[in-house]
The RNA shown here (transfer RNA) has 82 nucleotides and comes from Armatimonadetes bacterium UBA5829. The sequence was found in a public genome assembly. Its mean pLDDT, the model's own confidence on a scale to 100, is 81. It matches the Rfam family "tRNA". Gene Ontology term of the family: triplet codon-amino acid adaptor activity.
RNA sequence: GGGGGGAUGCCCGAGUGGCUAAAGGGGGCAGACUGUAAAUCUGUUGGCGAUGCCUACAUUGGUUCGAAUCCAAUUCCCCCCA
Numbered sequence: 001g002g003g004g005g006g007a008u009g010c011c012c013g014a015g016u017g018g019c020u021a022a023a024g025g026g027g028g029c030a031g032a033c034u035g036u037a038a039a040u041c042u043g044u045u046g047g048c049g050a051u052g053c054c055u056a057c058a059u060u061g062g063u064u065c066g067a068a069u070c071c072a073a074u075u076c077c078c079c080c081c082a
Stems, first nucleotide, its partner, number of pairs: 001081007010026003018065001027045006046054003058074005
């Protein structure tokens, strides 16, 4: 230099344009159980004025009624070729 793949919540990871504040696992918090702890089980885990609203999937734009998902550029990581 050329080609390909990837970036998602505190961590790992799934994710068909609407069913997604986002599966599942870990971790955290609360509770149950236990003499205590571990293990196991249940609930919860972005924010707020909370039947709702706002913000968010690397960054910035674009397409669309609607984007984590499609398109473009940029940044970073991995693989292959040279």